[in-house]
RNA sequence: AUUUAUGUUUUCUAGGGUUCCGCAGCCGCAGGUUUAAGGUUCAUCAGGCUGGCAGGUCCGAGGGAAAACGCAUGGACCGGCAGGUUCAUGUUCACACGGAGGGAUAAAAGCCCGGGAGGU
Numbered sequence: 001a002u003u004u005a006u007g008u009u010u011u012c013u014a015g016g017g018u019u020c021c022g023c024a025g026c027c028g029c030a031g032g033u034u035u036a037a038g039g040u041u042c043a044u045c046a047g048g049c050u051g052g053c054a055g056g057u058c059c060g061a062g063g064g065a066a067a068a069c070g071c072a073u074g075g076a077c078c079g080g081c082a083g084g085u086u087c088a089u090g091u092u093c094a095c096a097c098g099g100a101g102g103g104a105u106a107a108a109a110g111c112c113c114g115g116g117a118g119g120u
């Protein structure tokens, strides 16, 4: 200096926040209680605000897991050729320090930019 499938998808996990549901707190129309009235009080209920809360939903890993597909190599079989079917193995064994900043979504992140910049 160059090079590869270090691939794609799905399900999940570490992790992540707060749209929706639930939960907790506060306020509180109406309502109940009480009062001669103003007002007091209750918190079953409409609504509003706050809290991420060991909850459900949700997002979710290149350097986490599994599976399928794909890809590579080889064998067997089918086929005139092109090619196809199937099996085995590998990919999945070995390696992988990493910002700042930006982006999406309701929002955040080990998500995406990104096995990037940079470093060894």
Base pairs, nucleotide, nucleotide: 007069008068009067010066011065012064015059016058020056021055022053023051024050025049026048027047031042032041034039070091071090072089073088074087075086076085077084078083095115097118101113102112103111
The RNA shown here (Guanidine-I riboswitch aptamer) has 120 nucleotides and comes from Paenibacillus sp. NFR01.
Lineage of the source: Bacteria > Bacilli > Caryophanales > Paenibacillaceae > Paenibacillus.
It matches the Rfam family "Guanidine-I riboswitch aptamer". From the family's description: This family represents a conserved RNA structure found upstream of the ykkC and yxkD genes in Bacillus subtilis and related genes in other bacteria.
The sequence is in RNAcentral, with records from Rfam.